[in-house]
Transfer RNA from a Thermoplasmatota archaeon, 88 nucleotides, folded computationally. Rfam family: tRNA. It is annotated as a transfer RNA. The prediction has a mean pLDDT of 81. The sequence was found in a public genome assembly.
RNA sequence: GCGAGGGUAGCCAAGACUGGUCAAAGGCGACAGACUCAAGAUCUGUUCCAGAAGUGGUUCCGGGGUUCAAAUCCUCGCCCUCGCACCA
Numbered sequence: 001g002c003g004a005g006g007g008u009a010g011c012c013a014a015g016a017c018u019g020g021u022c023a024a025a026g027g028c029g030a031c032a033g034a035c036u037c038a039a040g041a042u043c044u045g046u047u048c049c050a051g052a053a054g055u056g057g058u059u060c061c062g063g064g065g066u067u068c069a070a071a072u073c074c075u076c077g078c079c080c081u082c083g084c085a086c087c088a
Base pairs, nucleotide, nucleotide: 001084002083003082004081005080006079007078010028011027012026020068029047030046031045032044033043034042048057049056050055061077062076063075064074065073
């Protein structure tokens, strides 16, 4: 350089093809509670931010675009993995 795959919350990982029902499944971890003499295991709830709540705000590597609406479509970059090629 060419080709392929990938980047989603503290970690792992779905969702994308077919835009909306998405603060976004599931698991791990963390916190609280139940159970227990206690701990572990198990079960329940919570786990972006603000709020007592209704709700609101901001988010899917970064910039731009399309659209009423983008994690999802288009485009330009950055980074990672694999294969091939090239050079020394």